[in-house]
This record gives sequence, structure tokens and C1' cells, in this order.
RNA sequence: GCGCCCUUAGUUUAACGGAUAGAACUGCGGCCUUCGAAGCCGUUGAUGGGGGUUCGAUUCCCUCAGGGCGCA
Repeated sequence: GCGCCCUUAGUUUAACGGAUAGAACUGCGGCCUUCGAAGCCGUUGAUGGGGGUUCGAUUCCCUCAGGGCGCA
């Protein structure tokens, strides 16, 4: 330099172009306990940046950034 893949919550992740973007763990609050842990109940929090297509984009297209793999 060229090609391919990935980027969603603090972490691991789901989502035929149409549900209020869904879970688990963590965190926070409560119950329980002598106090903790475990368990149970509740709760906060996310689509890498910018543009485009579309009635509608996490999803399709372009570009940028970051990461991985291969070739040179």
C1' cells in the first nucleotide's frame, strides 16, 4: 500500500428496514441477616464520528476514526 471482518450500557452480548433498542453480569436501592456473602424484588445506564438512501436506519450506501486477520 491492497483486500476482508468488527465497533450497541462499566463488561459480555441480542435485534426479517417498522415494539418504548432486549438480556446477562456489574453498579445503585430495598427485603433477608447480629453484620456480611448468597438468594429474592426493584432500578440507572448503550447503537464509534459525519454525510446519504428511505415514510422509517442498529440494520443499506459513502467517508473518517479505532481494532483484528490475510497479502505485498